[in-house]
Molecule: Glycine riboswitch aptamer
Organism: Anaerolinea thermolimosa
RNA sequence: CCGAUCAACCGGGAAGAGAUUCCUCAUUUUUGAGGAACACCGAAGGGGCAAACCUGUCUACCAGGCGAAUCUCUCAGGUAAAAGGACCCGGUUAUGAAC
Numbered sequence: 001c002c003g004a005u006c007a008a009c010c011g012g013g014a015a016g017a018g019a020u021u022c023c024u025c026a027u028u029u030u031u032g033a034g035g036a037a038c039a040c041c042g043a044a045g046g047g048g049c050a051a052a053c054c055u056g057u058c059u060a061c062c063a064g065g066c067g068a069a070u071c072u073c074u075c076a077g078g079u080a081a082a083a084g085g086a087c088c089c090g091g092u093u094a095u096g097a098a099c
Base pairs, nucleotide, nucleotide: 007093008092009091010090011089012088013087018038020037021036022035023034024033025032026031039079040078041077045075046073047072048071053065054064055063056062
């Protein structure tokens, strides 16, 4: 010099599942919020686990540690729109690996 990687911000795209029932409050109505009940979803967040690796005891077995997800659980969150949304794309800022 170049500019990987990680992180933050901005813009865009982005799925699934009851606008369920009852009660309460607010509201002119529409509607919104909260609580309860039953039924569901997984892509905010969170929990769990394989192999590999490490240790215990030379090996094996066994035990423990570490250890991933879009797998799994459904605590949280969500089930019209809005909002949110893992992940992806573009841009900016910062870091600055290899050649």